[in-house]
RNA sequence: AUCGAUCUUCGGGGUAGGGUGCAAUUCCCGACCGGCGGUAACUUUCACAUGGAGGAAAGAAGCCCGCGACUCCUCUUCCCGUCAGCGGGCUGGGGACUGAUUUGGUGCGAAUCCAAGGCCGACGGUAUAGUCCGGAUGGUAGAAGAUCAGC
Numbered sequence: 001a002u003c004g005a006u007c008u009u010c011g012g013g014g015u016a017g018g019g020u021g022c023a024a025u026u027c028c029c030g031a032c033c034g035g036c037g038g039u040a041a042c043u044u045u046c047a048c049a050u051g052g053a054g055g056a057a058a059g060a061a062g063c064c065c066g067c068g069a070c071u072c073c074u075c076u077u078c079c080c081g082u083c084a085g086c087g088g089g090c091u092g093g094g095g096a097c098u099g100a101u102u103u104g105g106u107g108c109g110a111a112u113c114c115a116a117g118g119c120c121g122a123c124g125g126u127a128u129a130g131u132c133c134g135g136a137u138g139g140u141a142g143a144a145g146a147u148c149a150g151c
C1' cells in the first nucleotide's frame, strides 16, 4: 500500500412579507432549499519542463450517469396462530416503481464554465404541503477512523 473480518463515530436543507377566507407556513402573489458516489475544458495550490506536448493534489452539476429514502411484489432461517387450505410477525435476499434544462456566450471541444430564463421534489394528517406535524430518538446511499488476521 492492497484485500478481508469486526467495531466506533458521523451521515438533509428550506415559505420572510402580503392577499382571500370561519379556517390555509397547504390556495393566490411572492420567499426559500438542494442527500451520497462518479464525471467535469473552471478555480486554487504545488512541482517539473521548455525542442514539443504535458504533471500532481484539493474544491466544483438539484434537473448528465448511477445510488439512497417512500411505496408495492416475491422468496426466506426463525417465531406465533390455524378450520391444516393457509394467515400474521421478524430477519435477510431478489425484483418493480423512482422527479426535473433550455437559450445565448466563449471555445477544437461544455446538459458541468459564464449569463439569462425555465423546471422538479414519496407516503399519512390537515383548507389542496418540496418547506408544518407524523412514521422517524428510525432506516440508508455513503464518509472518516480504530482493531485483528493473512499476503
Stems, first nucleotide, its partner, number of pairs: 004148007017029003031131002033121002035067004042059005048054001062119002071096005078089004101117005123134003

A computed fold for a 151-nucleotide RNA from Paenibacillus methanolicus, annotated as FMN riboswitch aptamer (RFN element).
The model forms 100% of the base pairs in the Rfam consensus.
Taxonomically the source falls in Paenibacillus (Bacteria, Bacilli, Caryophanales, Paenibacillaceae).
RNAcentral holds the sequence, with entries from Rfam.
Its mean pLDDT, the model's own confidence on a scale to 100, is 78.